[in-house]
RNA sequence: GAUAACGGCAAACCCGGCGAAAGCCGGGGACGCAAAGCCAACGGGUCUAACGUCACGCAAGUGACCAGGAUUGCCAGGCCGCCGAA
Numbered sequence: 001g002a003u004a005a006c007g008g009c010a011a012a013c014c015c016g017g018c019g020a021a022a023g024c025c026g027g028g029g030a031c032g033c034a035a036a037g038c039c040a041a042c043g044g045g046u047c048u049a050a051c052g053u054c055a056c057g058c059a060a061g062u063g064a065c066c067a068g069g070a071u072u073g074c075c076a077g078g079c080c081g082c083c084g085a086a
Base pairs, nucleotide, nucleotide: 001083008033009032013028014027015026016025017024018023031073037079038078039077043075044074045071046070047069052065053064054063055062056061
């Protein structure tokens, strides 16, 4: 990178499990994807806020802040890789 080929992945949603949550894992399912393969221990964004800190409260508790949690199917970057016409 082409209305090509061989193939691949799998959003929402449903079921089961894990987690405080965000979310993740397995099964089903396809919205999409040319890297929707790997890297979150390079950077930015976004989500969550258990632990912790602070405030209030007699207490139970409530609120604020915080990533070391999550996301590469948010972007940039690194590594590796299938096919291939005009």